Predicted 3D model of a 397-nucleotide RNA (Bacterial RNase P class A) from Albidovulum sp.
It was read from a public genome assembly, where an Rfam model found it.
The coordinates come from a structure-prediction model, not an experiment, and the mean pLDDT is 75.
It matches the Rfam family "Bacterial RNase P class A". Its family is annotated with tRNA processing, ribonuclease P activity and dimeric ribonuclease P complex in the Gene Ontology.

RNA sequence: GCGGAAGGCCGGAUGACCGCGAGCGGUUCGCCGCGCGAGGAAAGUCCGGACUCCAUGAAGCGACGGUGCCGGGUAACGCCCGGCCGGGGCAACCCGAGGGAAAGCGCCACAGAAAUCAGACUACCCCCGCCCGUCGGGGGAAAAGGUGAAAAGGUGGGGUAAGAGCCCACCGCGGACCCGGCAACGGGGACGGCAUGGCAAGCCCCACCGGGAGCAAUGCCGAAUAGGGGCCUCGCGCGGGGGCCGGUCCGGCAACGGAGACCGCCCGCAGGGAUGCUUCAGCCCGAGAGGCCCGGGUUGGCAGCUUGAUCCCGCCGGUAACGGCGGGGCCAGAGGAAUGGUCAUCGAGGGGGCGAGAGCCCCGGAACAGAAUCCGGCUUACAGGCCUUCCGCGCAU
Numbered sequence: 001g002c003g004g005a006a007g008g009c010c011g012g013a014u015g016a017c018c019g020c021g022a023g024c025g026g027u028u029c030g031c032c033g034c035g036c037g038a039g040g041a042a043a044g045u046c047c048g049g050a051c052u053c054c055a056u057g058a059a060g061c062g063a064c065g066g067u068g069c070c071g072g073g074u075a076a077c078g079c080c081c082g083g084c085c086g087g088g089g090c091a092a093c094c095c096g097a098g099g100g101a102a103a104g105c106g107c108c109a110c111a112g113a114a115a116u117c118a119g120a121c122u123a124c125c126c127c128c129g130c131c132c133g134u135c136g137g138g139g140g141a142a143a144a145g146g147u148g149a150a151a152a153g154g155u156g157g158g159g160u161a162a163g164a165g166c167c168c169a170c171c172g173c174g175g176a177c178c179c180g181g182c183a184a185c186g187g188g189g190a191c192g193g194c195a196u197g198g199c200a201a202g203c204c205c206c207a208c209c210g211g212g213a214g215c216a217a218u219g220c221c222g223a224a225u226a227g228g229g230g231c232c233u234c235g236c237g238c239g240g241g242g243g244c245c246g247g248u249c250c251g252g253c254a255a256c257g258g259a260g261a262c263c264g265c266c267c268g269c270a271g272g273g274a275u276g277c278u279u280c281a282g283c284c285c286g287a288g289a290g291g292c293c294c295g296g297g298u299u300g301g302c303a304g305c306u307u308g309a310u311c312c313c314g315c316c317g318g319u320a321a322c323g324g325c326g327g328g329g330c331c332a333g334a335g336g337a338a339u340g341g342u343c344a345u346c347g348a349g350g351g352g353g354c355g356a357g358a359g360c361c362c363c364g365g366a367a368c369a370g371a372a373u374c375c376g377g378c379u380u381a382c383a384g385g386c387c388u389u390c391c392g393c394g395c396a397u
Base pairs, nucleotide, nucleotide: 001393002392003391004390005389006388007387008386009385010384012346013345014344015343016342017341018340020037021036023034024033025032026031039368043379044378046377047376048375049374050373051214052213053212054211056281057280058279059278060277061276064210065209066208067207068206069083070082071081072080073079084098085096086095087094088093099205100204104203105202106199107198108197121145122144124140125139126138127137128136129135130133153171154170155169156168157167158166172194173192174191177188178187179186180185218303219302220301221300228294229293230292231291232290233289234288237269238268239267240266241265245264246263247262248259249258250257251256271285272284273283310329311328312327313326314325315324316323317322350363351362352361353360354359
């Protein structure tokens, strides 16, 4: 100098005037003043939480959904960090839905003889036969050809009629063993002639995780209102007590007196109830209890609401993600929703011209976007620019 890899940051500046929003202060209630007022993604709403309400609580089982190499971080995660293995790259580095195919089921198009209960089409070798041929039959053989995404380990040698892990060496593979590592995994020397084709983003198996709804949650105040209507599930049994309060029965003309077989009543139990099921606890009911849905009214105020797993700086621990300690800061709170416009000065990169060059002059004037309960992530969009570290090649010393 050229080409590349990784990480981080900025993303118009200053001033004046006008305007918008909520807050505070003042007010003669007309307004006036003061400071403040979008983002790195405020976005998609895809994950994970905080918070609130609903399901009575706990345990187990089931269903459904999710996650899936190992270790760590975290409130948690499908996120992040570090590592392992596989693939790509000369390298820096990048990519990986990365558990199990020796539990079972299923599938493997086309081509091909044969696709897993594997497989003889051509060619090869041996034998037999005859009408001796480009013949027929039987057998051997997965080494060669051809097909395919995939064809029963690979290379070389021996061996053989031809062949074949048939035998041997090396590589691969397998289950044990030893060593290193927390682990994923790596290394090693023997042993075994080789068994187990692929697909689990097909069912499935294993391990782990998971209730539902969302700030239009929810609470309070006010206002309003006819209170309603429909459907479903389980159940409606036993025992005891008491007396006239009621029914009933008996006596009496009646007032009233009495009875206790039955009902209302009271008590106890059986039993019932809560939306997957079961068990237990508690609660309710005990002749009722529970669940689901429809319709009507009000749609105003306050709280929730922004001090938080918060931001900045420093030190310490850790390879790192991150954690701890100390100091400092307060950074829109809002309701269908403000955060804008003009002018001036300056303006990066960009385009054009002149010039041998340094440079000078002109044009032009900034991307994606827009808070709505709040956080941690991921993903997506983004004109242009800056910084740091690293790799390869070339040149010079």